[in-house]
Transfer RNA from Synechococcales cyanobacterium PMM_0082, 75 nucleotides, folded computationally. It was read from a public genome assembly. Its Rfam family is "tRNA". Rfam classes the family as a transfer RNA. Its family is annotated with triplet codon-amino acid adaptor activity in the Gene Ontology.
RNA sequence: GCCCUCAUGGCUCAGGGGUAGAGCAUCUCCUUGGUAAGGAGAAGGUCAUGGGUUCAAAUCCCAUUGAGGGCUCCA
Numbered sequence: 001g002c003c004c005u006c007a008u009g010g011c012u013c014a015g016g017g018g019u020a021g022a023g024c025a026u027c028u029c030c031u032u033g034g035u036a037a038g039g040a041g042a043a044g045g046u047c048a049u050g051g052g053u054u055c056a057a058a059u060c061c062c063a064u065u066g067a068g069g070g071c072u073c074c075a
Stems, first nucleotide, its partner, number of pairs: 001071007010024004018055001026042005048064005
């Protein structure tokens, strides 16, 4: 330099056009004599950034940024 994959809550990840989710963590309550475990609930998201397509984009397309991986051969 070229190619591929990835970027979603504090962490690990799912979801791939029609209301953004799960587990763990956090907070509150229940339960207990008190903890742990368990149960119920709550809070927490510019879906990397910008642009395009569309009635509608986290999702499709382009560019950029970042992370990971591969290739860089023959004479």
Record summary: NCBI's taxonomy places the organism under Bacteria, Bacillati, Cyanobacteriota, Cyanophyceae, Synechococcales.